This is a predicted structure of a 143-nucleotide RNA (SAM riboswitch aptamer (S box leader)) from Fimbriiglobus sp.
The sequence was found by an Rfam model in a public genome assembly.
Its Rfam family is "SAM riboswitch aptamer (S box leader)". From the family's description: The SAM riboswitch is found upstream of a number of genes which code for proteins involved in methionine or cysteine biosynthesis in Gram-positive bacteria. The SAM riboswitch acts at the level of transcription termination control.
Lineage of the source: Bacteria > Pseudomonadati > Gemmatales > Gemmataceae > Fimbriiglobus.
RNA sequence: AUCUUAUCCAGAGUGGCUGAGGGUUCAGGCCCGACGACGCCACAGCAACCGGCCGGCGGUUGAAUCACACGAUUCGCCCUCGGUGCUGGUGCUAACUCCUGCUCGACGAUCCCGGUUCACCGGUUAGUCGGGGCAGAUAAGAU
Numbered sequence: 001a002u003c004u005u006a007u008c009c010a011g012a013g014u015g016g017c018u019g020a021g022g023g024u025u026c027a028g029g030c031c032c033g034a035c036g037a038c039g040c041c042a043c044a045g046c047a048a049c050c051g052g053c054c055g056g057c058g059g060u061u062g063a064a065u066c067a068c069a070c071g072a073u074u075c076g077c078c079c080u081c082g083g084u085g086c087u088g089g090u091g092c093u094a095a096c097u098c099c100u101g102c103u104c105g106a107c108g109a110u111c112c113c114g115g116u117u118c119a120c121c122g123g124u125u126a127g128u129c130g131g132g133g134c135a136g137a138u139a140a141g142a143u
C1' cells in the first nucleotide's frame, strides 16, 4: 500500500507549549475557536478489538490412570459463551463517522396539475422515519 472480516446513536479531560484556523477529500449546512480551538508533550481516564487469566456448554483419531466388554476420571487441545483491567499490543477521550449528498421503502403538508357527485379523490414535492450503498475511522488477519 492493497484485500478480507467485524464494529461505528454507549463511554472517557486536566495541565504545559504553540498561536489561527479546525471539525481527515469535495460541496452544502451546522458547530468549535484569541475566555486560545486544531496540533504536540506529560499525566489521568474510557472501552474491551487482539493477547493474558478465570469459569460454563459442546467436541476431541492427543496423553495418562482405572476398568480390560461397553466405558469412566484427570490433564491437554479445539469451538463457543460469559467474566476479569491485567506493569501486555493497539485504539479512543465536542457534537451519531456532527448532519446531508446516491438508491429503495413507509408516511406525507403548502403550492401546483388532473378528476369531481363540490363531501372530496388521485398525482407531484418539501419534510420525517427506516433499510441498503459510497467514502472514512479503528481492530484483527492475509498478501
Base pairs, nucleotide, nucleotide: 001143002142003141004140005139006138007137008136013043014042015041016040017039021032022031023030026101027100028099029098044093045092046091049089050088051086052084053083054082055081056080058078059077060076062075063074064073065072066071097135102132103131104130105129106128107127112123113122114121115120
The prediction has a mean pLDDT of 81.